Overview:
The RNA shown here (Bacterial large signal recognition particle RNA) has 266 nucleotides and comes from a Candidatus Eiseniibacteriota bacterium. Its mean pLDDT, the model's own confidence on a scale to 100, is 76. The sequence is in RNAcentral, with records from ENA. The organism belongs to Candidatus Eiseniibacteriota, within Bacteria. Rfam family: Bacterial large signal recognition particle RNA. On this family, see Rosenblad et al., Nucleic Acids Res 2003: "SRPDB: Signal Recognition Particle Database".
[in-house]
């Protein structure tokens, strides 16, 4: 070189995330030549030879270790950009909404007199009075007392020789207080009362009348002007958040080359 017989090893890797850390289920990427079963997410095995534990098959090459290409994909960081999302961030902001003031236009009052000014009433306040309501007491009707009222007092009772006489309960009359209800003329009190009356006060404002005077007066609408607002679309600035994307860093599958056991017979 070839043939047998073994051994170490193989029967996917990678990234996140979980974890003191390692793999393993789950997620993702890759990739097939890439065994079975059984365990696992508040999760299962293990501890640097870092899944266990049973079977199968393969076996020095599809493992390993080096280089090489291509870089799929995940992670990380940004004083990068776009978009979008929040907000005790600032800042501007059309309009909104309220208050002054203004009188250009609409409208309304005005010569059948505006605004204004003079007087005088009235709104107000105190005082009397009047009227009304209300309540008292007065009158006036009924009613009203076992006994502790008043008359008569039957019968019963007591005193007495008798004549008589005391006291008297029911009954009947009637009567105090009370109570029920009538009146309310007249009488005293009240007063959430009054298109009332009289005398007085009366700063202002309303308002009614008369006068004088002789045009302007009202701000409801539209405008514009000022001020304010925990209002306000939207516009930007600070600052967190999140897509997507740009630059930077890491980890990287699978492709391609090279090296690389033991015995034993020819």
């Nucleotide at each position: 070189g070839c043939g047998c017989g073994c051994u170490a090893g193989g029967c996917g890797g990678g990234g996140a995330a979980c974890u003191a850390g390692c793999g393993g289920u789950g997620c993702c990427c890759u990739g097939u030549g890439a065994c079975c079963c059984g365990c696992a997410a508040u999760c299962c095995g293990c501890u640097g030879u870092a899944g266990c534990g049973g079977g199968g098959u393969c076996g020095a090459a599809c493992a390993u270790c080096c280089g090489u290409c291509c870089g799929a994909g995940g992670c990380c960081u940004c004083u990068c950009g776009c978009c979008u999302u929040c907000g005790u961030u600032c800042g501007g902001g059309a309009c909104c909404u309220g208050a002054g003031a203004g009188a250009a236009g609409u409208g309304g009052c005005g010569u059948u007199g505006a605004g204004u000014g003079u007087c005088a009433g009235g709104u107000c306040c105190c005082g009397c009075g009047c009227a009304a309501u209300c309540g008292g007491a007065c009158u006036c009707g009924g009613u009203g007392a076992a006994u502790c009222c008043g008359g008569u007092c039957a019968g019963a009772g007591c005193c007495g020789g008798a004549a008589g006489g005391c006291a008297g309960c029911a009954g009947c009359c009637g009567u105090a207080a009370g109570c029920c209800g009538a009146u309310c003329a007249g009488c005293c009190g009240a007063u959430g009362u009054g298109c009332c009356g009289c005398g007085g006060g009366g700063a202002a404002g309303c308002u009614u009348g008369a006068c004088a005077g002789g045009a302007g007066c009202c701000a409801a609408c539209u405008c514009g002007c000022u001020c304010a607002g925990u209002g306000g679309a939207c516009c930007g600035u600070c600052g967190g958040g999140g897509u997507c994307g740009g630059a930077g860093g890491u980890c990287g599958a699978a492709g391609c080359g090279g090296a690389c056991g033991c015995g034993u017979g020819c």